[in-house]
Molecule: transfer RNA
Organism: Anaerolineales bacterium
RNA sequence: GGGCGAAUAGCUCAGUUGGUUAGAGCGCCUCUCUUACACAGAGGAGGUCGCAGGUCCGAGUCCUGUUUCGCCCG
Numbered sequence: 001g002g003g004c005g006a007a008u009a010g011c012u013c014a015g016u017u018g019g020u021u022a023g024a025g026c027g028c029c030u031c032u033c034u035u036a037c038a039c040a041g042a043g044g045a046g047g048u049c050g051c052a053g054g055u056c057c058g059a060g061u062c063c064u065g066u067u068u069c070g071c072c073c074g
């Protein structure tokens, strides 16, 4: 230098041919329970989907550029 893959909640990850609220588990907070803690149950907060553009009525998803990481080729 070229090719491929990944980036979504604090962490690990889903997300269907683009379609009407962006989710799960763990973690965190509050309440109930307990003498207390843990467990269990109920509720809640937390995201501009790596970044910037484009296409579209509509983009986490498609297109272009770019950043970081991993693998391969030279």
Stems, first nucleotide, its partner, number of pairs: 001073007010026004019057001028044005050066005